[in-house]
Context: one part of a larger RNA
Molecule: small-subunit ribosomal RNA, central domain
Organism: metagenome
RNA sequence: UUGGGCGUAAAGCGCGCGCAGGCGGCUUGGUAAGUCAGAUGUGAAAGCCCUGGGCUUAGCCCAGGAAGUGCAUUUGAUACUGCCUCGCUAGAGUACGGGAGAGGAAAGUGGAGUUCCUGGUGUAGAGGUGAAAUUCGUAGAUAUCAGGAGGAACACCGGUGGCGAAGGCGACUUUCUGGCCCGAUACUGACGCUCAGGCGCGAAAGCGUGGGGAGCAAACAGGAUUAGAUACCCUGGUAGUCCACGCUGUAAACGAUGUUCACUAGGUGUUGGGGGUAUUGACCCUCUCAGUGCCGUAGCUAACGCAUUAAGUGAACCGCCUGGGAAGUACGGUCGCAAGACUAAAACUC
Numbered sequence: 001u002u003g004g005g006c007g008u009a010a011a012g013c014g015c016g017c018g019c020a021g022g023c024g025g026c027u028u029g030g031u032a033a034g035u036c037a038g039a040u041g042u043g044a045a046a047g048c049c050c051u052g053g054g055c056u057u058a059g060c061c062c063a064g065g066a067a068g069u070g071c072a073u074u075u076g077a078u079a080c081u082g083c084c085u086c087g088c089u090a091g092a093g094u095a096c097g098g099g100a101g102a103g104g105a106a107a108g109u110g111g112a113g114u115u116c117c118u119g120g121u122g123u124a125g126a127g128g129u130g131a132a133a134u135u136c137g138u139a140g141a142u143a144u145c146a147g148g149a150g151g152a153a154c155a156c157c158g159g160u161g162g163c164g165a166a167g168g169c170g171a172c173u174u175u176c177u178g179g180c181c182c183g184a185u186a187c188u189g190a191c192g193c194u195c196a197g198g199c200g201c202g203a204a205a206g207c208g209u210g211g212g213g214a215g216c217a218a219a220c221a222g223g224a225u226u227a228g229a230u231a232c233c234c235u236g237g238u239a240g241u242c243c244a245c246g247c248u249g250u251a252a253a254c255g256a257u258g259u260u261c262a263c264u265a266g267g268u269g270u271u272g273g274g275g276g277u278a279u280u281g282a283c284c285c286u287c288u289c290a291g292u293g294c295c296g297u298a299g300c301u302a303a304c305g306c307a308u309u310a311a312g313u314g315a316a317c318c319g320c321c322u323g324g325g326a327a328g329u330a331c332g333g334u335c336g337c338a339a340g341a342c343u344a345a346a347a348c349u350c
Stems, first nucleotide, its partner, number of pairs: 004321003007304002012318001014201004021194003025088002029084003033081002035077008049065006091191001092188004096183004103177007110154001115149007125136002162169002206247006215241002220236004258317006266295011299306002323350003332343004
């Protein structure tokens, strides 16, 4: 390479948008590029294959034939693909009527709690632990009452509940704004799927500038524990955590499972719609669409398990893997303020 694979053995890019490319519904006519058939020319000789022949045989040699997958020209075929074209509505989308939601951004508001400050009451302890000590307290702590300041987070509701492409999103109100689901009709008429490059989004930590700083808390200090204790426990405590703007671009970014479409037993729970039945009404029962869980048949799987939310059966496109270590490292390049990120070997060794 061919081939085989990617939930857990190596392997799905963190996620989306999307150019090129690849692939693409039903149908009319045309064309004849791909495709198929015929003819002609060419396809050197030698060789291979076949039939004869010459050395006493063979090897070897000679003659003839066949073959020569190919190319060019030409004549046809038109099912499929391509191109042009007439149409269609089952894919996709638009309009209309309803619906749910921690989807996003900004502004404002609220209560509980922690801490701090002021004042009142009050007196010797408080705090902390396995036990202690460091620590705080007669300059009046802890406790309790009243008032004030400030920052951060939003108890209950809360739920294998909801929303979002993923990261993620949870007090309340307002404004702006994205997506989704259901229903019945009308409209557009394949407008679709995927996507190398590219562009954007992207937890936490980290970085830059300026704010903010209650609690928590890397580093650090002290007290314990211990043989030691650069830890676990305790008392403190700075970056940080918060806000604005900019950068970084990584995670067990996980369902360790790429996206899209079609098909393939059921049962049961739950969320949001719609229909039927029923009722004063809410329930109940039943059918159906979209999500989200559990169990399970066929099938698949090395097993575990998956099983209409597939890891089953097929199709399209992309990404990735190829023994362990060296190594996601070196070198080079690109990006970054830096930290570093991305791309990515080999010697050697087992």